C1' cells in the first nucleotide's frame, strides 16, 4: 500500500401537534377525555426449504412420485450450520464443489478425421520385387479433434511396440494411522479403449395432504327452492392407483340470500447477561427482561442543533435457514509486497 475472513451499527439528541395497542382514573357510556407506557428489518423482500399450529380424521400398509447423495456431528427438522477427506482456483491468507455407482443394464459423443468400436492406416517408416507403381511388416513420429487406446527413459529391432527393463500411474493383497471418508507404506500382476448419471437407470436414506383467506364460536337473512343421474354387487371420505378402515347416501345444472363481529392474534424450540463442556456449530445451568398486533390496514408533520449527510427498504399466524437488493461507518484478527 494491496487484499482476506469475522463482528457491529443503519442517522442521534431537543421541543410543539398528530397516530395505534396495553394499563388506569373520569364520566356525557361517546370512531369520550386524561396520564403512564410501548410501537417494522438486516434483510421485514423473494415464497426457495425446513418446522411448530389447524383441519381432513380413528388414519394403517403397498405401488408410483418426489427429494437428498463423501464421512462425522449440530439442530425441533432441512436441501441448513460445524469439523473433516477429497477435487479444483488462487503466491498466500482463504474461496468454490450438482462429491454415490459406467465391471447390473440400455443410451450418447455432432463436425473434423483413416479410425470415436466390428476398431483401424492418411501423411510417414521398414523390407521385397515384374520399379514412379505394387505386396508384406508397422502404429514410435506428424495431422484431425473436447477426447485417438497409460507417460517419461534405456534396450531391443530389418523399422517399431510394455516387446523387455526402471520410474510414475492403474489393479489386486497385506499392514499402518484415524469412528469413518481417506491417507501412507511394503508386496504383486505387463496390465490396455475412454468420457458422459444436473443421460434413462441402479443403490441409499427421507417424505400424507391442504393451509391463519386453516380453525372455532355469535348474530342476522333467504326460497328445510327446482330438475336430472347413479344407488349397498352401490357411494363417500383433503393430489393419483390398490388392499384395509370408517360411514350411509353421492353427483351435475339453474335460481336465491349472507359476506357482519368476536377469536385464532402473540409468553415463545423467545431475548440478554454469566458460568462451564466442546476444535466448532451448539449444548446444560443460574440470573435477568416482556419485545408491534394493524384490519382499506398505526409511529406522520415542523423547529433547531450535531453528524458517518442517512442507500435497500414497511410486519399481516410463528420461528429456523438459504438467496437477492443495499449509502456508508466502526472494531477485530490473518496474508503478501515494500
Nucleotide at each position: 500500500g494491496a487484499g482476506u475472513c469475522g463482528g457491529c451499527c443503519a442517522g442521534g439528541c431537543a421541543g410543539u401537534c398528530g397516530c395505534u395497542g396495553u394499563u388506569g382514573a373520569a364520566u356525557u357510556u361517546a370512531u369520550u377525555u386524561c396520564a403512564a407506557u410501548a410501537g417494522a428489518g438486516g434483510a421485514a423482500a423473494g415464497u426457495c426449504c425446513g418446522g411448530g399450529c389447524u383441519c381432513c380424521a380413528c388414519a394403517g400398509g403397498g405401488c408410483g412420485a418426489g427429494g437428498u447423495g463423501c464421512c462425522a456431528g449440530a439442530u425441533a427438522a432441512c436441501g441448513u450450520c460445524u469439523g473433516g477427506a477429497c477435487g479444483g482456483c488462487g503466491u498466500g491468507a482463504g474461496c468454490c464443489g450438482a462429491u454415490g455407482g459406467c465391471u447390473a443394464g440400455u443410451g450418447c459423443c455432432a463436425c473434423a478425421g483413416a479410425a470415436a468400436a466390428u476398431a483401424u492406416a492418411c501423411c510417414g517408416c521398414c523390407u521385397g520385387c515384374u520399379u514412379u507403381g505394387c505386396a508384406g511388416g508397422u502404429a514410435a513420429g506428424g495431422g484431425u479433434g473436447a477426447a485417438a487406446u497409460g507417460g517419461u527413459g534405456c534396450g531391443g529391432u530389418a523399422a517399431g511396440a510394455g516387446c523387455g527393463c526402471a520410474c510414475c500411474g492403474c489393479g489386486c493383497u497385506g499392514u499402518u494411522a484415524g469412528c469413518a471418508a481417506u491417507a501412507g507404506c511394503a508386496g504383486u500382476g505387463g496390465c490396455a479403449g475412454g468420457g458422459u448419471a444436473a443421460a434413462c437407470c441402479c443403490c441409499a436414506c427421507c417424505u400424507g395432504g391442504a393451509g391463519c383467506a386453516a380453525g372455532a364460536c355469535c348474530a342476522a337473512a333467504u326460497a328445510g327452492g327446482g330438475a336430472a343421474a347413479c344407488a349397498a354387487u352401490g357411494g363417500u371420505g383433503u393430489g393419483g392407483c390398490c388392499c384395509g378402515c370408517a360411514c350411509u347416501g353421492u353427483u351435475u345444472c339453474c335460481g336465491g340470500g349472507u359476506a357482519g363481529g368476536u377469536u385464532g392474534c402473540u409468553u415463545g424450540a423467545g431475548g440478554u447477561g454469566c458460568a462451564u463442556g466442546g476444535u466448532g456449530a451448539c449444548a446444560u445451568g443460574c440470573a435477568u427482561c416482556c419485545c408491534a398486533g394493524a384490519u382499506g390496514a398505526a409511529u406522520g408533520a415542523u423547529u433547531g442543533c450535531c453528524c458517518a449527510a442517512g442507500a435497500c427498504a414497511g410486519a399481516a399466524c410463528c420461528c429456523g435457514g438459504c438467496u437477492u437488493a443495499u449509502c456508508g461507518g466502526c472494531c477485530g484478527a490473518c496474508u503478501c509486497u515494500u